[in-house]
Formats: sequence, C1' cells, structure tokens
RNA sequence: UCUUAUUGAGAGAGGUGGAGGGAAAUGGCCCUUUGAAACCUCGGCAGCGGGCUCUUACUUGAGUACUGUGCCAAAUCCAUCAAGCAGUUUUUCUGUUUGAAAGAUAAGA
Repeated sequence: UCUUAUUGAGAGAGGUGGAGGGAAAUGGCCCUUUGAAACCUCGGCAGCGGGCUCUUACUUGAGUACUGUGCCAAAUCCAUCAAGCAGUUUUUCUGUUUGAAAGAUAAGA
C1' cells in the first nucleotide's frame, strides 16, 4: 500500500513528567495546573487471530483472558459527499434515514 471484517457496547488507579490534548487542516464543542501529552507499574475491558472446552448438519455456534495484538472521557466527540423522507420564508436551511469517503483496530497479501 491492497483486500476482508468490525466500528452509538465495554473497561482506571498510582508514579515520573510539567502544558497541552481530543488522527490531519479549519470550525464547533469538550478535557486539562483539582495536573495535558509521553513513559513506567499495577489493574481492567474485549473473542480479531492462535490455543483450550462444549456443541454441531463437521463447519457452524457458544464459552474461556492461556497466548499475539488492541483498547480503557464524550458516537470514530461533532462536521465531509451522494440519494431518500419531513419541515421551511421556494431554494436555501434544519432534522432524519441509507450509502460512500476518511480514520481506527484485527486478520491476510
């Protein structure tokens, strides 16, 4: 980089640190000196791959944190594009649904 799957669920304390952080740009909104990012320790969440147990139409389903990852404010914090629907001052705005894009994670190439 490509492909596939998932993406409104879930789960935080301590230490070091010392001003930022919520992917990028912009805007909004929010977190943060009652201590941000980052790192460390411990804890927790979670069935994506492996393992194990049960089930089964024999490849499906369920369970289990043992293992490889991941994650632990707010929907992936919100927004973008297309189409439908509703309202509206009639062509724009608002709301809503579906799909797409982008991002994230896993597995494979």